Predicted 3D model of a 351-nucleotide part of an RNA (small-subunit ribosomal RNA, central domain) from an uncultured bacterium. RNAcentral holds the full RNA, with entries from ENA. It matches the Rfam family "Bacterial small subunit ribosomal RNA". The prediction has a mean pLDDT of 90.
Context: one part of a larger RNA
């Protein structure tokens, strides 16, 4: 519920590709379906509106007249929208050159640090804490030097910086690969945008199977610490953490802000790229222009805070969600998973 919203009040689907669907640049011709005028038939009666009339009035009833917002035929209009043709290039795509990047998969590599082991120097403690203790050490610890083995992350660089659809991506090197951006403006010629269902990807934990295990460390033992302490601190430590196949599909998956497109003052920083100009050459400085990403503000919007060309401002399309709090993201049903447990989704009662 024919409304009005979704940054924070309820409400953008975690993200992407894409099916049906809806929307779709800029000219020109026919059609004339949608649309608009118009003719003309229906659109029973009753009921309705109106104006008049009977019952003493009024409900009721009687008479006219309009309505009955529709639907048919037929003439006729062509702005728009549609449908068929033609053409156009400023949207979309493709060529050509060039640019950055932790972008994404495999394989190989290195150095530093923790731990273990093996030696060497050494001796009585060491760790920890707000203070201890529990732990370890005369069977030789901590500390130092020498080898050695193993596993997991990669300091400075590092940025308010990059790259990615989103999750996310960080030593170095090679293979294989995705995408952005810039420049020209050479081809296509509307091939666009969105996208109910549907694929696919999807942080951490957990889950099957094998592996692999350094350091951290749920559970979990012990010491503290309290009034107690099933905790914050401390010593151990086992799943996991990591790898390889497969699941699982959740999150403050957040900018709590869905895509696109186009229009609306400006300042500064910053990362990529082209052109200038200055110059002895150059990196830079500077002007100029795309694309990104921040920061601060005009208009305007907003409930206030706050957004403000990367909109929350003004507008079109398309999807998606929301309608008081608690029941409850819960029962049931269904589908989905080994499981856990996810997805869709109430109602009883209550405030």
């Nucleotide at each position: 519920u024919u409304g009005g919203g979704c940054g924070u009040a309820a409400a953008g689907a975690g993200c992407g590709c894409g099916u049906a669907g809806g929307c779709g640049g800029c000219c020109g011709u026919g059609c004339a379906a949608g649309u608009c005028g118009g003719u003309u038939g229906u659109g029973a009666a009753a009921u309705c509106c109106c104006g008049g009339g009977g019952c003493u009035c009024a409900a009721c009833c009687c008479c006219g007249u309009g309505a009955c917002u529709g639907c048919g035929u037929c003439c006729g209009a062509u702005a728009c929208u549609g449908c068929a043709c033609g053409g156009c290039u400023c949207g979309a795509g493709g060529c050509a050159g060039g640019u950055a990047g932790g972008g994404g998969a495999g394989a190989g590599u290195g150095g530093a640090a923790u731990u273990c082991c093996c030696g060497g120097u050494g001796u009585a403690g060491c760790g920890g804490u707000g203070a201890a203790a529990u732990g370890c050490g005369c069977a030789g610890a901590u500390a130092u030097c020498g080898g050695g083995a193993g596993g997991a992350a990669c300091a400075c660089c590092g940025g308010u910086g990059g790259c990615g659809a989103a999750g996310g991506c960080g030593g170095c090197u090679c293979u294989c690969u995705g995408g952005a951006c810039c420049u020209g403006u050479c081809c296509u010629g509307a091939c666009g945008c969105u996208g109910a269902g549907g694929c696919g990807c999807g942080a951490a934990a957990g889950c099957u199977a094998g592996g692999g295990g350094a350091g951290c460390g749920a559970a979990c033992a012990g010491g503290a610490u309290u009034a107690g302490a099933u905790a914050c601190c401390c010593u151990g430590g086992u799943a996991g953490u990591c790898c390889u196949a497969g699941c699982c599909g959740u999150a403050a998956a957040c900018g709590u802000u869905g895509g696109g497109u186009g229009c609306u003052a400006g300042g500064u920083g910053u990362g990529g790229g082209c052109g200038g100009a200055u110059a002895u050459c150059g990196a830079c400085c500077c002007c100029g222009u795309c694309c990104g990403u921040g920061c601060c503000g005009a208009a305007g919007c907003u409930a206030a805070c706050g957004c403000a060309u990367u909109a929350a401002g003004c507008a079109c399309c398309c999807c998606g969600c929301c309608u008081g709090g608690g029941g409850a993201g819960u029962a049931c049903g269904g589908c989905c998973g080994c499981a856990a447990g996810g997805c869709u989704a109430a109602a009883a009662c209550u405030c």